[in-house]
Context: one part of a larger RNA
RNA sequence: UGACGGGGGCUCACACAAGCGGUGGAGGAUGUGGCUCAAUUCGAAGCAACGCGAAGAACCUGACCUGGGUUUGACAUGCUGGGAUUAGCUCCAUGAAAGUGGAGUGACGCGGCUUGCCGUGGAACCAGCACAGGUGCUGCAUGGCUGUCGUCAGCUCGUGCUGUGAAGUGUCGGGUUAAGUCCCUUAACGAGCGAAACCCCUGUCGCUAGUUGCCAGCGCGUCAUGGCGGGCACUUUAGCGAGACCGCCGGUGUCAAACCGGAGGAAGGUGGGGACGACGUCAAGUCCUCAUGGCCUUUAUGCCCAGGGUUGCACACGUCCUACAAUGGGAUGGUACAGAGCGAUGCGAGACCGCGAGGUGGAGCAAAUCGCAGAAAACUUCCCUCAGUUCGGAUUGCAGGCUGCAACUCGCCUGCAUGAAGCGGGAAUCGCUAGUAAUCGCGCAUCAGCUAUGGCGCGGUGAAUGUGUUCCUGAGCCUGUACA
Numbered sequence: 001u002g003a004c005g006g007g008g009g010c011u012c013a014c015a016c017a018a019g020c021g022g023u024g025g026a027g028g029a030u031g032u033g034g035c036u037c038a039a040u041u042c043g044a045a046g047c048a049a050c051g052c053g054a055a056g057a058a059c060c061u062g063a064c065c066u067g068g069g070u071u072u073g074a075c076a077u078g079c080u081g082g083g084a085u086u087a088g089c090u091c092c093a094u095g096a097a098a099g100u101g102g103a104g105u106g107a108c109g110c111g112g113c114u115u116g117c118c119g120u121g122g123a124a125c126c127a128g129c130a131c132a133g134g135u136g137c138u139g140c141a142u143g144g145c146u147g148u149c150g151u152c153a154g155c156u157c158g159u160g161c162u163g164u165g166a167a168g169u170g171u172c173g174g175g176u177u178a179a180g181u182c183c184c185u186u187a188a189c190g191a192g193c194g195a196a197a198c199c200c201c202u203g204u205c206g207c208u209a210g211u212u213g214c215c216a217g218c219g220c221g222u223c224a225u226g227g228c229g230g231g232c233a234c235u236u237u238a239g240c241g242a243g244a245c246c247g248c249c250g251g252u253g254u255c256a257a258a259c260c261g262g263a264g265g266a267a268g269g270u271g272g273g274g275a276c277g278a279c280g281u282c283a284a285g286u287c288c289u290c291a292u293g294g295c296c297u298u299u300a301u302g303c304c305c306a307g308g309g310u311u312g313c314a315c316a317c318g319u320c321c322u323a324c325a326a327u328g329g330g331a332u333g334g335u336a337c338a339g340a341g342c343g344a345u346g347c348g349a350g351a352c353c354g355c356g357a358g359g360u361g362g363a364g365c366a367a368a369u370c371g372c373a374g375a376a377a378a379c380u381u382c383c384c385u386c387a388g389u390u391c392g393g394a395u396u397g398c399a400g401g402c403u404g405c406a407a408c409u410c411g412c413c414u415g416c417a418u419g420a421a422g423c424g425g426g427a428a429u430c431g432c433u434a435g436u437a438a439u440c441g442c443g444c445a446u447c448a449g450c451u452a453u454g455g456c457g458c459g460g461u462g463a464a465u466g467u468g469u470u471c472c473u474g475a476g477c478c479u480g481u482a483c484a
Base pairs, nucleotide, nucleotide: 001484002483003481004480007479008478009477010476011475012474013473015469016468019432020431021430022429023428026322027321028320029319030318031317032316033315034313035312042053043052064308065307066306067305068304069303070302073131077130078129079128080127081126082125088105089104090103091102092101093100094099108121109120110119111118112117133297134296136295137294138293142291143290144286145285146284147282149280154193155192156191157190158189159188160169161168162167173184174183175182199274200273201272202271204242205241206240207239208238209237213232218229219228220227245268248262249261250260251259252258324425328384329383330382331381333380334379341372342371343370346365347364351360352359353358391422396417397416398415399414400413401412402411438461439460440459441458442457443456444455
């Protein structure tokens, strides 16, 4: 100097406690292990692998398997030779296709020109040579990117000083803070990377602006609707500004930093959320995004194609969805209120057909203008009355719809029928401190379609508990040490 302790002190965090809801039991979805298999491609492995790479595995993707085929190659550049065939188009045979074999027709530029022939050139083609190719290996050869400790408060430097030196000091101590934040003290004085701030969203107000909003005030019109004239007041939209700084008052404190209470205020002590992740740690992850050293391969570990597989199933685990019901379920009952998005091989209204999925049709809309689009929970009326049920919906049968060349392996959706387990879950274990948890629906990316109950967003309704640090877990500072 580190590391370490079932040493000590101080401090923090949904770490515990207090509370709410879960997981672990059931059925299903999904990922993983294992087993199986011709193949079930590969990677990820405590936290920090396991709804992870995958923001879309029927073919394709695609790396795996079986079989068929191919060798200058599916793709790039260069060189040599060839000939006017080839390329393109039409056709035949063979084949599962890829391809292979064959026949016919037949391009472009330039020059000469007898107007359809000769010469020549580039591309292309054929033959050959250099080479291409590899999701083959090594993440323990690497770049880049990422996870993690951790948004934890730390990590360092210059000069000076101390020490023989490694090194220390500064960075310790007393207060204080979310913070190495700030103040005071001080052989230290300063500085840098971090923290904070600067950036974005959100909460209040003002100004500017009016093809959205408003009968607010006037008028017209309608069964009705900003539908129309008209108007930017309000709401809103989106640009600029104001606003919060412990600024003011009282108290505590060392006359400090700061802390506590109050006023005013839309907001109060970082207002809420995001982006932003120091020196480093884990030879952490990724050679299958990409790039790249080395190695390996070259009639194959490359390339093309058909089919299969990644969806297999005695079992085990993770993450979720749906439930077990009455704070509930149902209704061919009624009635409201969002936000954020997306739309041209696109969103698709009204109308008509169908119980429905959907179909016919096509108005309008490159969209504050039209469409997706009915928000749902909520409220209200009626039924059910504690039952494996009008709970629950797995499974299976039949009949259909849609996408797509094609739904057997292996898609989604609809209708009718079927109605399984499940009556609140052992040991154990997870999340959350407020517009949070819980609960309710809506949108988007990927995408022909979809196995999405996933992911990322959006709003609606909207709690309980804790002002404690003894203990468990992790972390920071000071201190100790027989360890390096």